[in-house]
RNA sequence: CUCUUAUCCAGAGCGGCGGAGGGACUGGCCCGAUGAAGCCCGGCAACCUCGGUGGCAAUUCACCGGAAGGUGCUAAUUCCUGCAGAAAGCCUUGUGUUUCUGAGAGAUAAGGG
Numbered sequence: 001c002u003c004u005u006a007u008c009c010a011g012a013g014c015g016g017c018g019g020a021g022g023g024a025c026u027g028g029c030c031c032g033a034u035g036a037a038g039c040c041c042g043g044c045a046a047c048c049u050c051g052g053u054g055g056c057a058a059u060u061c062a063c064c065g066g067a068a069g070g071u072g073c074u075a076a077u078u079c080c081u082g083c084a085g086a087a088a089g090c091c092u093u094g095u096g097u098u099u100c101u102g103a104g105a106g107a108u109a110a111g112g113g
Base pairs, nucleotide, nucleotide: 001113002112003111004110005109006108007107008106013041015040016039017038021031022030023029025082027080028079042074043073044072047070048069049066050065051064052063053062054061055060078105083102084101085100086099087098088097090094
């Protein structure tokens, strides 16, 4: 870098260092000197993992529990959005609006190339 599978409406600091950016990208809309990114500490969660119970032909699956270890996360649903479809509504009949569904993109984990 790429492929597969799973998850993405929950949760998490009034701390220290640091000093101007940040929220992937597009268009929006936001956050930020009442202190951004980054680093440290703290915290959350439970993918890997650890213990237990049960099932299976099975090295696998389901459930319960833990948090020492490997990651991850710690404004806003992945902040909203982009492509396709459906429904609704209208003094405006639209390349429009709202809601929903699916896809795409992205993120994270685990495994493979």
The prediction has a mean pLDDT of 84. The RNA shown here (SAM riboswitch aptamer (S box leader)) has 113 nucleotides and comes from Thermoactinomyces mirandus. Taxonomically the source falls in Thermoactinomyces (Bacteria, Bacillati, Bacillota, Bacilli). The model forms 97% of the base pairs in the Rfam consensus. It matches the Rfam family "SAM riboswitch aptamer (S box leader)". Rfam describes the family as follows. The SAM riboswitch is found upstream of a number of genes which code for proteins involved in methionine or cysteine biosynthesis in Gram-positive bacteria.